[in-house]
RNAcentral holds the sequence, with entries from ENA. Transfer RNA from Ancoracysta twista, 72 nucleotides, folded computationally. Its Rfam family is "tRNA". Rfam classes the family as a transfer RNA. Its mean pLDDT, the model's own confidence on a scale to 100, is 81. Lineage of the source: Eukaryota > Nebulidia > Nebulidida > Ancoracystidae > Ancoracysta.
RNA sequence: GGGCAGUUAGCUUAGUGGUAGAGCAUUUCGUUUACACCGAAGAGGCCAGCGGUUCGAUCCCGUUACUGCCUA
Numbered sequence: 001g002g003g004c005a006g007u008u009a010g011c012u013u014a015g016u017g018g019u020a021g022a023g024c025a026u027u028u029c030g031u032u033u034a035c036a037c038c039g040a041a042g043a044g045g046c047c048a049g050c051g052g053u054u055c056g057a058u059c060c061c062g063u064u065a066c067u068g069c070c071u072a
Base pairs, nucleotide, nucleotide: 001071002070003069004068005067006066007065010024011023012022013021018055026042027041028040029039030038048064049063050062051061052060
């Protein structure tokens, strides 16, 4: 230099056009002399940036950035 894949909550990730979910972590409460375990409830993401298509975009298209793999 060329090709391919990925970017969604603090972390790991699901979600193939119609109001974005889960596990762990975290907060509060219950339980305990206390801690842990367990149970209940809550908070936290306008989906990497910009632009386009569409009535409507995490999803389709273009481009930029970053990460990984293959190749010269």